Predicted 3D model of RNase P RNA and transfer RNA as a complex of 490 nucleotides.
It holds a member of the Rfam family "Bacterial RNase P class A". Rfam classes the family as a ribozyme.
The coordinates come from a structure-prediction model, not an experiment, and the mean pLDDT is 77.

RNA sequence: CGAACGAAGCCAGAUGAUCGCUGGUCAUGUUCCGAACCGAUUUCGGCAAGGGCAUGACGAGAGGAAAGUCCGAGCUCCAGAGAGCAAGGUGCCGGGUAACGCCCGGUGCGAGUGAUCGUGAGGAAAGUGCAACAGAAAACAAACCGCCGUCGCGCCUCUGGCCCGACGGUAAGGGUGAAAAGGUGGGGUAAGAGCCCACCGCGCGCUCGGUAACGAGCGUGGCACGGUAAACCCCACCUGGAGCAAGACCGUGUAAGAGGGUGCAGCACCGAAAGGUGCCGGAAGGCUGCUCGCUUGAGCCCUCGGGUUGGUUGCUUGAGGUGGCUGGUAACAGCCAUCCUAGAAGAAUGAUCAUCGCCGCUUGGCCGGGAGACCGACAAGCGGAACAGAACUCGGCUUACGGAGUCGUUCGACCU
RNA sequence: GCGCCACUAGCUCAGCUGGAUAGAGCGUUGGCCUCCGGAGCCAAAGGUCAGUGGUUCGAAUCCACUGUGGCGCG
Numbered sequence: 001c002g003a004a005c006g007a008a009g010c011c012a013g014a015u016g017a018u019c020g021c022u023g024g025u026c027a028u029g030u031u032c033c034g035a036a037c038c039g040a041u042u043u044c045g046g047c048a049a050g051g052g053c054a055u056g057a058c059g060a061g062a063g064g065a066a067a068g069u070c071c072g073a074g075c076u077c078c079a080g081a082g083a084g085c086a087a088g089g090u091g092c093c094g095g096g097u098a099a100c101g102c103c104c105g106g107u108g109c110g111a112g113u114g115a116u117c118g119u120g121a122g123g124a125a126a127g128u129g130c131a132a133c134a135g136a137a138a139a140c141a142a143a144c145c146g147c148c149g150u151c152g153c154g155c156c157u158c159u160g161g162c163c164c165g166a167c168g169g170u171a172a173g174g175g176u177g178a179a180a181a182g183g184u185g186g187g188g189u190a191a192g193a194g195c196c197c198a199c200c201g202c203g204c205g206c207u208c209g210g211u212a213a214c215g216a217g218c219g220u221g222g223c224a225c226g227g228u229a230a231a232c233c234c235c236a237c238c239u240g241g242a243g244c245a246a247g248a249c250c251g252u253g254u255a256a257g258a259g260g261g262u263g264c265a266g267c268a269c270c271g272a273a274a275g276g277u278g279c280c281g282g283a284a285g286g287c288u289g290c291u292c293g294c295u296u297g298a299g300c301c302c303u304c305g306g307g308u309u310g311g312u313u314g315c316u317u318g319a320g321g322u323g324g325c326u327g328g329u330a331a332c333a334g335c336c337a338u339c340c341u342a343g344a345a346g347a348a349u350g351a352u353c354a355u356c357g358c359c360g361c362u363u364g365g366c367c368g369g370g371a372g373a374c375c376g377a378c379a380a381g382c383g384g385a386a387c388a389g390a391a392c393u394c395g396g397c398u399u400a401c402g403g404a405g406u407c408g409u410u411c412g413a414c415c416u
Numbered sequence: 417g418c419g420c421c422a423c424u425a426g427c428u429c430a431g432c433u434g435g436a437u438a439g440a441g442c443g444u445u446g447g448c449c450u451c452c453g454g455a456g457c458c459a460a461a462g463g464u465c466a467g468u469g470g471u472u473c474g475a476a477u478c479c480a481c482u483g484u485g486g487c488g489c490g
Base pairs, nucleotide, nucleotide: 001412002411003410004409005408006407007406010403011402013356014355015354016353017352018351019350021061022060024058025057026056027055028054029053030052032051033050037046038045039044063387067398068397070396071395072394073393074392075243076242077241078240082292083291084290085289087239088238089237090236091235092106093105094104095103096102107121108119109118110117111116122234123233127232128231129228130227144174145173146170147169148168149167150166151165152164154162155161156160182200183199184198185197186196187195201223202221203220204219205218206217207216208215209214247313248312249311250310257304258303259302260301261300262299266279267278268277269276270275284296285295286294287293320339321338322337323336324335325334326333327332358384359383360382361381362380363379364378367376368375369374417489418488419487420486421485422484423483426442427441428440429439435473444460445459446458447457448456466482467481468480469479470478
């Protein structure tokens, strides 16, 4: 100098003027509402805290993702006899956390020359299933070509060789495939083969290190046990349901009626009857996935016809922010100090102008550096400034997106 | 807010318990037929299977995330 990798962050234009919006505090006004109290006593009048409205002043007013709603919680209500079965999720190890599928650290595997990055990574010796096409054979392996042996027939240049056929051996070689039943080398053999040996891989055992995942070493087995669980499944762990339209309070309404479906069955006894008792049955409902079980027991369901559609609260002080110290490799935790920072619902947080700043392009010269190519500064003109808008509140993840940089590391080239 | 579904040719759909060239109808284009047009017959073109990544030997199909559209409940 070039090309990369990683980390923690920062800004989201500034100032002024004018015109607005939302809610807060204060002041003033008010032909609005009005608790309590006083007087009269069906109605009303007076006095009024407070509320509403208007005006003015003061100070406040979107994000890093407010988004997607993909996870986890707080909070609130409902459920919280029992048993069984489902359903869903998570999945190497250790730690963090209120919790998590998140984060941190590590292990194994994979990618990269490297810095570094990725990783849904339990179990295939519990069982079931699947593998198109190709290929001889695809999971209790397999003989197409080839190689080797024996036998038979035939031929020849006849101690032998060759062709064809049959039977057998062979997984070393060829070919097919994503995958061919350990790999490489040597010995061995008729040819071959873990048949034997060395190394590597794999399984099992022991020892050592590590909290563990796992790693290292030694011994041993000649190899049995191919792949797929983001196929069913098995194992371990976790999960009650709903959501601020939760929920609480005030106010208002939930009326009459029409059509259809289904059920209140049945039996016995008592009674003159109405009705009652028992047995058996029973629609619908409750126990918030389902079933059993328990329980209530005469209505229930559909269509039409009608009603309400307001206010207050929940609401923003919270697992909160900032700074420092301490512990920890880190995530994070503890202590101290300090700060208060939107609460709307037709849904506020804006618009216009001026000046300055930022970025890009073009142009300019007695500008600066340089041999030059170019680089930098200045000035003028033109253009640009993204993604996106809180809606009960947090912790994460994911996605969208403009800009200026900082620090550390790696590789390559050159110079000393 | 909560829950669910779909996305395949210009349009409407099939394929979705993984298997290689992804099909059908309508439409489009060309040819035949006809005096011409329609109908009919023959042929052809047309697909990033919404996108990205992953699992697998292999993905339209399985999984995750994203995008777009739609539905239901309160």